Overview: This is a predicted structure of a 73-nucleotide RNA (transfer RNA) from an Actinomycetota bacterium.
RNA sequence: UCCGGCGUGGUCGAGUUGGAAAGACGCGCGGCUGUUACCCGCGAGAGCGCAGGUUCGAGCCCUGCCGCCGGAG
Repeated sequence: UCCGGCGUGGUCGAGUUGGAAAGACGCGCGGCUGUUACCCGCGAGAGCGCAGGUUCGAGCCCUGCCGCCGGAG
């Protein structure tokens, strides 16, 4: 320098068919227990790396940039 993949709550991670973001862990409250843990119930927490574009509508499509991983030279 070129090519490919990836970037989503505190962490991991689904979402790929464009119609407005699952789940797990963790956290808070409650139940259970003599207590803690386990287990069970409820709850809070993200507008999706950044900036544009397309569209009635974008995590999803397009462009540029940034970062990480892999490959080529």